Context: one part of a larger RNA
RNA sequence: CCUGCACCUGGACAAAAAGACCCCGGGAGCUUUACUGAAGCUUGCUAUUGGCAAGAAGUUUUUAACUGUUGAGCGUAGGAGGGACCCUCCGCCUUUGGCGGGGGGGUCAAUGAAACACCUCUCUUUGAAAACUUUGAGUCUCACCUCAUCGAAGAUGAGGAACAGUGGUAGGUGGUCAGUUUAACUGGGGCGGUUUCCUCCAAAAAGGUAACGGAGGAGUGCAAUGGUCAACUUAUUCCGUAAAGAAAUCGGAACACGACGUGUAAACGCACAAGUUGGCUUAACUGCGAGGACUACAAUCCGAGCAGAUGCGAAAGCAGGCGUUAGUGAUCCUCGAUCCCGCAGUGAUUGCGGGACGGGCUUAACGGAUAAAAGCUACCCCGGGGAUAACAGGCUAGUGAGACCCGAGAGUUCAUAUCGACGGUCUCGUUCGGCACCUCGAUGUCGGCUCAUCGCAUCCUGGAGGGGCAGUACCUUCCAAGGGUCGGGCUGUUCGCCCGUUAAAGCGGUACGCGAGCUGGGUUCAGAACGUCGCAAGACAGUUCGGACUCUAUCCGGUGCAGG
Numbered sequence: 001c002c003u004g005c006a007c008c009u010g011g012a013c014a015a016a017a018a019g020a021c022c023c024c025g026g027g028a029g030c031u032u033u034a035c036u037g038a039a040g041c042u043u044g045c046u047a048u049u050g051g052c053a054a055g056a057a058g059u060u061u062u063u064a065a066c067u068g069u070u071g072a073g074c075g076u077a078g079g080a081g082g083g084a085c086c087c088u089c090c091g092c093c094u095u096u097g098g099c100g101g102g103g104g105g106g107u108c109a110a111u112g113a114a115a116c117a118c119c120u121c122u123c124u125u126u127g128a129a130a131a132c133u134u135u136g137a138g139u140c141u142c143a144c145c146u147c148a149u150c151g152a153a154g155a156u157g158a159g160g161a162a163c164a165g166u167g168g169u170a171g172g173u174g175g176u177c178a179g180u181u182u183a184a185c186u187g188g189g190g191c192g193g194u195u196u197c198c199u200c201c202a203a204a205a206a207g208g209u210a211a212c213g214g215a216g217g218a219g220u221g222c223a224a225u226g227g228u229c230a231a232c233u234u235a236u237u238c239c240g241u242a243a244a245g246a247a248a249u250c251g252g253a254a255c256a257c258g259a260c261g262u263g264u265a266a267a268c269g270c271a272c273a274a275g276u277u278g279g280c281u282u283a284a285c286u287g288c289g290a291g292g293a294c295u296a297c298a299a300u301c302c303g304a305g306c307a308g309a310u311g312c313g314a315a316a317g318c319a320g321g322c323g324u325u326a327g328u329g330a331u332c333c334u335c336g337a338u339c340c341c342g343c344a345g346u347g348a349u350u351g352c353g354g355g356a357c358g359g360g361c362u363u364a365a366c367g368g369a370u371a372a373a374a375g376c377u378a379c380c381c382c383g384g385g386g387a388u389a390a391c392a393g394g395c396u397a398g399u400g401a402g403a404c405c406c407g408a409g410a411g412u413u414c415a416u417a418u419c420g421a422c423g424g425u426c427u428c429g430u431u432c433g434g435c436a437c438c439u440c441g442a443u444g445u446c447g448g449c450u451c452a453u454c455g456c457a458u459c460c461u462g463g464a465g466g467g468g469c470a471g472u473a474c475c476u477u478c479c480a481a482g483g484g485u486c487g488g489g490c491u492g493u494u495c496g497c498c499c500g501u502u503a504a505a506g507c508g509g510u511a512c513g514c515g516a517g518c519u520g521g522g523u524u525c526a527g528a529a530c531g532u533c534g535c536a537a538g539a540c541a542g543u544u545c546g547g548a549c550u551c552u553a554u555c556c557g558g559u560g561c562a563g564g
Base pairs, nucleotide, nucleotide: 001564002563003562004561005560006559007558008557010556011555012554015550022385023384024383025382026381027380028377029376030375031374034180035179036178037177038176040173041172042171043170044169045168046167047166048165050140051139052138055135056134057133058132059131060130061129062128063127064126065125068123078122079121080120081119082118085105086104087103088102089101090100091099092098093097144160145159146158147157148156149155150154183195184194185193192212196218197217198216199215200214201213219366220263221322222321226281227280228279229278230277231276232275236254237253238252239251240250261270262269264327266325267324268323285308286307287306288305291302292301293300297367310319311318312317333360334359335358336357338356339355340354341353342352343351344350392439393437394435395434396433398432400428401427402426403425404424405423409419410418446521447519448518449517451513452510453509454508455507456506459484460483461482462479463478464477465476466475467474486500487499488498489497490496527545528544529543530542531540532539533538
């Protein structure tokens, strides 16, 4: 070295199970003050369902009045019309009546309105009676129900009773049950933020151009802040002028549109003004529109000119809102006024459908799924993803660790024995991160045990330089990886603190070495509890008790033995 046998498990990102974590799509179970329904419950009405009736309410008729308070006024003045006399007692007479006398009231004053002097009609309020209607405490028995007896049908008796029960209908309640919804973007997801429109930068001198890039605005305003005709010039600086000052108003000059102003953010414009002021006004019109810009579509934008009617201007002309760019919403449905068309019908009004016009959406997730919708899942399931997170690896090196440069200063004096601010230059790949590149048809995760192996930025032992090195001890730097580098208590701990030793009790890499070698205390399934949060289902890098670690080694590798 080859072959064989017996062993060990470091590798074959070993095997097993289309990852259970995470994300995406789908489902299911559960919850509720998500949405929409249903059972159930409840209330009214109605049918089964009948009799009597106290009482109450309403309407009509009749009748009776202590029926009616503003102020002034003999005073508790309802309204209207007629109206100069009316009522009562006594006496007489030819007793329907007339005459005389007594008493009361009116006419008179006051009041917007005049007399309960009288008659008629009528309003308000109150009482009584009658009729009708509605309701109805209660009561009855014949429907109906319960019980008992008789052999079924049924009958009889007792009790309840027009209630209950049942059917229909309308309202309320209703996770008891059911069907569903619960957005997307996102340097994983969640939390937060955003989602439409306008302006600037990014944007690389046409246009266009992204990011959870950097800055700001809008969801209107104005009947004048629109149209037209005419006139005017702001701001700044200088000089002069009572109060008057850095700035008030007035006069002059310079500057020459960049400032001021422009309803509103920014950009671009604007002096021939688009800025400021005055006169007259409504073109902030109707019907259209050649032709363009932009553009996937749908939309959006500009527009000369024609017809009608109008405003201003002497006229030429200008005017279909505003210096421009934001100030917004499709379709369906619905409402409105006028007009048009089709169908049906009538003596006629009409009914149905459609078109044009105007109004109604924070449809703001703003090209708008519905008129109408929230959550939990560790009880979970399926399809996918290394398109996307947690472990490990990779890249990077902000953070971390280490080294060097400078040397303010500390070190009694003296920067550099030792320490070293403010700064600068590197190295490493042991921390926390960033990225998301292999792996989600699986790369098992902390710590311990066992077994290690490497680096040196050396803890001990070895050799040196310097010292603020007398000695002992020690500080610092250089060389050096041969060997070594403890036993316990607490904690799942790594770490750390403590006890006792030691020459010393090093720091790191090896998938934070090592689970087809062991463990399973922690973390990280299903059970349960506490605190907190949540209405709840449930949740918590909060806590607590409990909780399945897979007999067989094919190849490479390694150990031992045997043969060649």
Notes: Predicted 3D model of a 564-nucleotide part of an RNA (large-subunit ribosomal RNA, domain V) from a soil metagenome. The prediction has a mean pLDDT of 81.